[in-house]
RNA sequence: AGAGUUUGAUCCUGGCUCAGAACGAACGCUAGCGGGGAGCUUCAAACAUGCAAGUCGCACGCGAAAGUGGGUUCGCCCACGAGUAGAGUGGCGCACGGGUGCGUAACACGUAACUAACGUACCCCAUCGCUGGGGAUAACUCCGGGAAACCGGAGCUAAUACCGAAUGAUCUGACGAUGUCUGCGGACAAUGUCGGUAAAGCCGUAAGGCGCGAUGGGAUCGGGUUGCGGCCGAUUAGCUAGUUGGUGGGGUAAUGGCCCACCAAGGCAACGAUCGGUAGCUGGUCUGAGAGGAUGAUCAGCCACACUGGGACUGGAACACGGUCCAGACUUCCACGGAAGGCAGCAGUUGGGAAUAUUGGACAAUGGGAGCAAUCCUGAUCCAGCUACCCCGCGUGAGUGAUGAAGGCCUUCGGGUCGUAAAGCUCUUUUAGUAGGGACGAAGGGAAACUUGACGGUACCUACAGAAAAAGCACCGGCUAACUCUGCGCCAGCAGCCGCGGUAAUACAGAGGGUGCAAGCGUUGUUCGGAAUCAUUGGGCGUAAAGCGCGUGCAGGCGGUCGCCUCAGUCUGGUGUGAAAGCCCAGGGCUUAACCCUGGAAGUGCACUGGAUACUGGGUGACUAGAGGAUGAGAGGGGAGUUUGGAAUUCAUGGUGUAGGGGUGAAAUCCGUAGAUAUCAUGAGGAAUAUCAGUGGCGAAGGCGAAACUCUGGCUCAUAUCUGACGCUGAGACGCGAAAGCGUGGGGAGCAAACAGGAUUUGAUACCCUGGUAGUCCACGCCCUAAACGAUGAAUACUAGUUGUCGGAGUUCCUAAUUGCUUCGGUGACGCAGCUAACGCAUUAAGUAUUCCGCCUGGGAAUUACGGUCGCAAGAUUAAAACUCAAAGGAAUUGACGGGGGCCCGCACAAGCGGUGGAGCAUGUGGUUCAAUUCGAUGCUACGCGAAAAACCUUACCUAGGUUUGACAUCCCACGCUACUCGAUGAAAGUCGGGGUUCUCUUCGGAGACGUGGAGACAGGUGCUGCAUGGCUGUCGUCAGCUCGUGUUGUGAGAUGUUGGGUUAAGUCCCGCAACGAGCGCAACCCUCGCGAUUAGUUGCCAGCAUUAAGUUGGGCACUCUAAUCGGACCGCUGGCCUAUAAGGCAGAGGAAGGUGGGGAUGACGUCAAGUCCUCAUGGCCUUUAUAUCUAGGGCAACACACGUGCUACAAUGGGAAGUACAGAGCGCAGCUAACUCGCAAGAGCAGGCUAAUCGCAAAAAACUUUCCUCAGUUCGGAUUGGAGUCUGCAACUCGACUCCAUGAAGCUGGAAUCGCUAGUAAUCGGGGAUCAGCACGCCCCGGUGAAUACGUUCCCGGGCCUUGUACACACCGCCCGUCACACCAUGGAAGUUAGGUGAACCUGAAAACGCCUCUGCAACCCGCAAGGGAGCUAAGCGUUUAUGGUUCAACUGAUGACUGGGGUGAAGUCGUAACAAGGUAACC
Repeated sequence: AGAGUUUGAUCCUGGCUCAGAACGAACGCUAGCGGGGAGCUUCAAACAUGCAAGUCGCACGCGAAAGUGGGUUCGCCCACGAGUAGAGUGGCGCACGGGUGCGUAACACGUAACUAACGUACCCCAUCGCUGGGGAUAACUCCGGGAAACCGGAGCUAAUACCGAAUGAUCUGACGAUGUCUGCGGACAAUGUCGGUAAAGCCGUAAGGCGCGAUGGGAUCGGGUUGCGGCCGAUUAGCUAGUUGGUGGGGUAAUGGCCCACCAAGGCAACGAUCGGUAGCUGGUCUGAGAGGAUGAUCAGCCACACUGGGACUGGAACACGGUCCAGACUUCCACGGAAGGCAGCAGUUGGGAAUAUUGGACAAUGGGAGCAAUCCUGAUCCAGCUACCCCGCGUGAGUGAUGAAGGCCUUCGGGUCGUAAAGCUCUUUUAGUAGGGACGAAGGGAAACUUGACGGUACCUACAGAAAAAGCACCGGCUAACUCUGCGCCAGCAGCCGCGGUAAUACAGAGGGUGCAAGCGUUGUUCGGAAUCAUUGGGCGUAAAGCGCGUGCAGGCGGUCGCCUCAGUCUGGUGUGAAAGCCCAGGGCUUAACCCUGGAAGUGCACUGGAUACUGGGUGACUAGAGGAUGAGAGGGGAGUUUGGAAUUCAUGGUGUAGGGGUGAAAUCCGUAGAUAUCAUGAGGAAUAUCAGUGGCGAAGGCGAAACUCUGGCUCAUAUCUGACGCUGAGACGCGAAAGCGUGGGGAGCAAACAGGAUUUGAUACCCUGGUAGUCCACGCCCUAAACGAUGAAUACUAGUUGUCGGAGUUCCUAAUUGCUUCGGUGACGCAGCUAACGCAUUAAGUAUUCCGCCUGGGAAUUACGGUCGCAAGAUUAAAACUCAAAGGAAUUGACGGGGGCCCGCACAAGCGGUGGAGCAUGUGGUUCAAUUCGAUGCUACGCGAAAAACCUUACCUAGGUUUGACAUCCCACGCUACUCGAUGAAAGUCGGGGUUCUCUUCGGAGACGUGGAGACAGGUGCUGCAUGGCUGUCGUCAGCUCGUGUUGUGAGAUGUUGGGUUAAGUCCCGCAACGAGCGCAACCCUCGCGAUUAGUUGCCAGCAUUAAGUUGGGCACUCUAAUCGGACCGCUGGCCUAUAAGGCAGAGGAAGGUGGGGAUGACGUCAAGUCCUCAUGGCCUUUAUAUCUAGGGCAACACACGUGCUACAAUGGGAAGUACAGAGCGCAGCUAACUCGCAAGAGCAGGCUAAUCGCAAAAAACUUUCCUCAGUUCGGAUUGGAGUCUGCAACUCGACUCCAUGAAGCUGGAAUCGCUAGUAAUCGGGGAUCAGCACGCCCCGGUGAAUACGUUCCCGGGCCUUGUACACACCGCCCGUCACACCAUGGAAGUUAGGUGAACCUGAAAACGCCUCUGCAACCCGCAAGGGAGCUAAGCGUUUAUGGUUCAACUGAUGACUGGGGUGAAGUCGUAACAAGGUAACC
């Protein structure tokens, strides 16, 4: 410090996710030791048991017992125990320490101040005192009640308990007077008179000590008040009657509505009152570079609480955790009458929970309480126990050791790896273990002697033995370090994100290996970080989310120039504070570290105080550049009202006139003979204002368009005359605000939602047509929204220019109009710098800056729900969440596509010729059938295709019968000699038997071939996967394209080149150009045909010579021909023309051939997971007495049907008969076969030639000549069937071809639709070949005869280039929307039901306090001899306040609810096709 993830790729925006650190954690696997820490985050749930607060005999009165000793009258008594134990009165403590975080949004906390408005026991200092009396009461004794807890009565008694009196340095009240200070309220000091107010004793021989009272002071600790600071919600906007203030009282230690009476009507709030939710606050802790964010365990400070609620008492302090009273809930005891209790103290239990420890030791230390003290108490504390919960440290060994052992895993079978790892050899002993020694922490206490350690026989030290006892966890697709094998087969599973898994998974599971960390490692949860993803530091708003529709303007924020004053902000110095601990730095102590100790720094804060005065603020005085006013001009669809016009539509009336009109892609509905449309005239009525008209004008926006008048707002220019900052922005607020819509009343010509009809369509609730109502218009009142857009808030300043236009002004020349120049204001186009993700913006900024406002923070849910406000309604505005996804999005790029555009090509259309589709037959396919009808090919690019030959074989299929190392290959062993032939059996394969006794080589040993038998390795598979593959092939397409290097350009994907202007069959060539070159394609080179030359003449040829029936022969090689090598054609030439002086084109000459001369071969980068595992090869899988192999028979040939490709026809351009011509290219020895004979013929017989320019197939046919047929199912057509044959072949039944005789079907030119062909082509005619025993209408090749047409590129199909749009990229066979149906999920509404806290009113009213009253009771003081009375106190009673409880009502929040609404998500459901291309009606608001 970043990374992954949206795309085919790119840049950006933007979310999601990861790597880091941390934790009071938990869970999984694992675990050797030690040190230091930490340990109920959940039910403030309930608690058994023990302990956690007592102490003082030097305040006081009482006062045992056991036991021992003695005595005894045996009843008991005495002494010691012992003034002990013990309880009681009294004093001090119990308000500290310890726990918890319920409540609390508050002066609760933090910080800084104030308290002249206060208190303070114990402690310290100072001063002065402690005189003299009185009456009780507990304990105790006796009696009584009760189960108990406990209580009552009578009697006795003490005090540092209680009560009068005295004294009064002081203190204090009232009154008077003096001084000082003052904020004028008062305060302080000293002082006079009259009142009031204290005390306690104990110890000690004594000195004295400990106490007590009063006053003043100190210290400490508290009470109260104030400024500032720290959570969320406005879908909480108004709250408040003791409320705000005053006067006078009460109360308190003290101020105060704290409480009360009276008076006034205030107080708080947009700088967020009130209400609701949540929460103890802080020092700090975690994270972060920091600013911040989160948090508030342990430790420390403060607060609050103590079963729940209320109350007071005591006291210096409490409204009191281990006190009290009352009420409530719960628990326990009970004799049912009553009692008792409060672990949020330490342990511990139950419950809850993912989860958190021992019913331990000691007061030795530190601290606390009591005491003069010894001492006692202390679950505070110090220690130990449990837990890897956290941090820190140590160990599990070290060195050497290569036959690279065994074994595991992998393997290309060679090896590699675990791996110096192990074993072996040589060492060491931390820790653990055993044994011995053994602390510091101790100060104190006691007259002294002496004594005190829980931890602990611990730390530590020493010795001994022995490598001995001690390693796991997670991960290994990318992010992210680390790779292979096996298994599984979209299953099981993984997953933090992207995503893996459908038979070759580095992603699942296991293994080997590796990587990381290590007594731990992973997972889960939470926080911060990364996230600049709420942006102060440090973001944005034209198109990604985001500028309010527009203005006016209160508050608020900000504000021109020059002085003076002030010093609030600001800057600077000082003082106080900012607790300790923590963080940081330095030093020190534990062997180190963690940890601990000491010191420093810091704590960015707050308060007070001194100073500075540039800037900001405040005050004051000036200025004119901002702003406004004045005067003079100017333009304008700016606004409101009134009036007037013309054109057009419609309607009405009348005239002319006759059959149609209207409408559409085409029609129909509709109108019209009752007279339409058309045309003329007149009239009515409403709405809108042609031309001018323009990226022209005006307005804040919405918006504004005939003309005239009236009223009225704003703007511009000029002058530089006035005011003197009067300004900018603007939350709320107020006003305006298209269209549609609403209300009331008018109006209504045209247009036109709804609606009706007609069309279109599978449907058509649409698009089109004919009608047509609201509405559109006017007046008044609402609504308040738009893609209200420049998708761009307002204002100011600055920053190159060029050009158009609108409204002004000035100026030169000029008669003038113009023109030029300058300038102000508006509105456009282009463009530099700059900015931007890019597109683009660019003085009218999206540039550079400032001020103010509004708004945004992933997509969906959601322009939604609920609540509020507004509205007559429609609805508007404000505005979430659950849930769900990993994207959604912007700009640009390359493709692909478009029922987008331009240019161009092709038998693509058109123009023609001939077909197919109808018939019969052949052949292939589908389907069906079958035991099997083997398999594959399936739009173009399957279908006379693989198959250039299915009777057996082929053959892969079926049935039946056989074989199992096999029909075939290699290796091993044994035996044999085969072969061949015969017989039996069988359908054959085969089985059994007989005859037969070999071949090659030899070093003679044998070896090989061959056969038989045997064992296993293996053979075999036309079994599966063409979506694991190679090779080959089809197709786009013989279309003209496809790329690269360097350079340039762009952030980049990419672009440029390859685009453009011409031209070509062509990315062919030329020109231009930030490109210059190059490659694969095109073309050419190759073959063939067309002309010629040379060479060569047999089997070919024959001009001339001879010869024959015949090139038959001699002869010849001129010609033809043959077959080898050359030549020839290149827009080369010419002239003219066109173009751009190019490329090229048009025309011509010459030439056998002319513009690629014809044909062939040749197929770029790639596309279709195209085809083929059944040609071959091959990975993997499957099979192995069978999916292998052999044999016979059957099937591939079936047949209601459908399709493709062909043949033959339907006839007279024909058919039949007779005659007569003319090819080319092939093929032939298991072959072609002549001639001759026989047969009607297929063919047969015999036999000559030919291994082929020699012989044969072989007759070419159409054509031509003559003749018959004469338009008919025929002398057309030949299917089908019967009969008879031929040939091939072991074999023609299923199932061959051919011949003859006989038979003579459909068919008379073929619907929609569709195919081929541009010249030696189509059409037509025959010939040959491959395959092959035989079988050709198919396929391939050959020649003969031999046309028609092409205006042209609008349209159909395919293709190329450029351009455009795109939401497509699996690329239009794309993408994608909504309803419906089903399942699940969360959520809104809902008659209601229910729970909770809150508020209001009323009733009830415990304890307690206060008040009244005093009937009950009473020792202290007073009167009295006494009885008694008084004073005072008091039970009971009454009243006020009030906890709880109850009734009623209200709003709020939650849960639930038949039914219901929409939403989301789901496998390949249904219906349509709305959007993306002009998406087929442009889309959108």